[in-house]
RNA sequence: AUAUCUGUUUGGCAAACCUGUAGAAAUGCAGGGGCGCAAAGCAUGAAGCCUGACGUGUCUGCAGCUGGCUGCGGCGCAAGGUGGUUCGGCUGCAAUG
Numbered sequence: 001a002u003a004u005c006u007g008u009u010u011g012g013c014a015a016a017c018c019u020g021u022a023g024a025a026a027u028g029c030a031g032g033g034g035c036g037c038a039a040a041g042c043a044u045g046a047a048g049c050c051u052g053a054c055g056u057g058u059c060u061g062c063a064g065c066u067g068g069c070u071g072c073g074g075c076g077c078a079a080g081g082u083g084g085u086u087c088g089g090c091u092g093c094a095a096u097g
Stems, first nucleotide, its partner, number of pairs: 006094002012037002017032006035084001041090002045087003048082004055077005061072005
């Protein structure tokens, strides 16, 4: 110096929940809190999962007007989120070897 294992030293982060705030929502941010985490550090490359306002497609759907539109509802796609879902990428502390 590098790679792997480990987490014993110094420490670090912070789940659920509560309060405030942003958002349509999922969820994010701040304070409290502490379930846990050897990357529970960083960033959405891939997949999964969550949301569904706006947009878009579809339905022997429903209603209205009149021949094709409008509104409502369901399902999907886009869009948003999740890094404490998994894989991959980059970076980091201590000790042993």
Predicted 3D model of a 97-nucleotide RNA (c-di-GMP-I riboswitch aptamer) from Faecalibacterium sp. An121. Its mean pLDDT, the model's own confidence on a scale to 100, is 80. NCBI's taxonomy places the organism under Bacteria, Bacillati, Bacillota, Clostridia, Faecalibacterium. It matches the Rfam family "c-di-GMP-I riboswitch aptamer". Gene Ontology term of the family: cyclic-di-GMP binding. Of the family's consensus pairs, 95% are formed in the model.